Predicted 3D model of a 366-nucleotide RNA (Bacterial RNase P class A) from an Acidobacteriota bacterium.
Lineage of the source: Bacteria > Pseudomonadati > Acidobacteriota.
The RNAcentral record of the sequence draws on ENA.
A source record names the gene rnpB.
Its Rfam family is "Bacterial RNase P class A". Rfam links the family to the GO terms ribonuclease P activity, dimeric ribonuclease P complex and tRNA processing. The family's RNA type in Rfam is ribozyme.
RNA sequence: CCACGAGGCAGUCGGAGCCGCUGCCGGAGCUUGUCUCCGGUGGAGGAAAGUCGGGACUCCACAGGGCGGCGUGCUGGGUAACUCCCAGCGGGGGUAACCCCGGGAAAGUGCCACAGAAAACAUACCGCCUCCGGCCUUGGCCGGCGGUAAGGGUGAAAAGGUGGGGUAAGAGCCCACCAGUACCCGGGGUGACCCGGGUAGCUAGGUAAACCCCACGUGGAGCAAGGCCAAACAGGGGACGAUCGGCCCGGUCAAUGUCCCCGGGUAGGCUGCAGGAGGCGGCGGGAGACCGCCGUCCCAGAUUCAUGACUCCGCUCGGCUGCUUGCAGCCGAGAACAGAAUCCCGCUUACACGUCUCGUGGGUUU
Numbered sequence: 001c002c003a004c005g006a007g008g009c010a011g012u013c014g015g016a017g018c019c020g021c022u023g024c025c026g027g028a029g030c031u032u033g034u035c036u037c038c039g040g041u042g043g044a045g046g047a048a049a050g051u052c053g054g055g056a057c058u059c060c061a062c063a064g065g066g067c068g069g070c071g072u073g074c075u076g077g078g079u080a081a082c083u084c085c086c087a088g089c090g091g092g093g094g095u096a097a098c099c100c101c102g103g104g105a106a107a108g109u110g111c112c113a114c115a116g117a118a119a120a121c122a123u124a125c126c127g128c129c130u131c132c133g134g135c136c137u138u139g140g141c142c143g144g145c146g147g148u149a150a151g152g153g154u155g156a157a158a159a160g161g162u163g164g165g166g167u168a169a170g171a172g173c174c175c176a177c178c179a180g181u182a183c184c185c186g187g188g189g190u191g192a193c194c195c196g197g198g199u200a201g202c203u204a205g206g207u208a209a210a211c212c213c214c215a216c217g218u219g220g221a222g223c224a225a226g227g228c229c230a231a232a233c234a235g236g237g238g239a240c241g242a243u244c245g246g247c248c249c250g251g252u253c254a255a256u257g258u259c260c261c262c263g264g265g266u267a268g269g270c271u272g273c274a275g276g277a278g279g280c281g282g283c284g285g286g287a288g289a290c291c292g293c294c295g296u297c298c299c300a301g302a303u304u305c306a307u308g309a310c311u312c313c314g315c316u317c318g319g320c321u322g323c324u325u326g327c328a329g330c331c332g333a334g335a336a337c338a339g340a341a342u343c344c345c346g347c348u349u350a351c352a353c354g355u356c357u358c359g360u361g362g363g364u365u366u
Base pairs, nucleotide, nucleotide: 001362002361003360004359005358006357007356008355009354013314014313015312016311017310019308021043022042023041024040025039026038027037028036029035030033045337049348050347052346053345054344055343056342057222058221059220060219069218070217071216072215073214074088075087076086077085078084089102090101091100092099093098103213104212108211109210110207111206112205125152126151127148128147129146131144132143133142134141135140136139160178161177162176163175164174165173179203180202181200182199183198184197185196186195187194188193226271227270228269229268235262236261237260238259239258240257241253242252243251244250278297279296280295281294282293283292284291285290315334316333317332318331319330320329321328322327323326
């Protein structure tokens, strides 16, 4: 220098001024309210996104057991919990750094495109071979009953591999070695598993995000949860008018009203709702995920849904001009993905310009 691998940082540049939007605090005003003005202070993200996994919180349900459904699936650890994270184990890929995958296919059932005879109890296509029959020239041809998975051909995949024996031809049919599987013994490890030895011809296709089997776990709904206040209309209950009159009774007139109370809780409002599994720094423990202690900070909370615009200076990048060739002047640009809505921990996905650390392979120079 080139090509890679792993993990980070940062993310509409920085500072000042000014005008707006919005939450909160304090003050003032009068028209007393979802009000206006003044001052102070806070104001989007690394993913706020997808709503995929888990939890906090809330309400409902709940004797015990079984079946079913759903979820998870190597081992050990972390965590409030997890389809998360860390460390390891085994398998696969890569020259390497490193990456990907993870119960059972030897309980049973199903399925396996195309090609192929056949995709799993081998219904034998070609080939090979015994026997039988026919033809013919001691051998061959044709036909038939069978044997054969060694050879050819098809396929992603064809029933362990190589060699020898054996046979009519063949075949773990038998033997040696190699590979795998099952079982037994010894040793190591918390464990997954690893190392060594032995026995058995046992050789078993793939697929479980097909049914299924095994083990473990598992109530449901969600902030439109839930709690509080509470119009209007309708409903229920009660009281009541004007006039004559000091008052009551009574008479007359008017209206189907007015006022008060009640329950339910619609519109609407308040709350839940911003101090938390919290951020930052330090120390300690641990291989790590992570945990403990101390100090310090308070950092959005809207509901027509707020965070934007302008000016100046600086910085960076690009273009042009000038020359002293790395400086000066002028002009332009500062972008992507995307925007909180109960909160938190993860995962996944999207992303312009830029930047850092560690590692691997190759090349070049000294």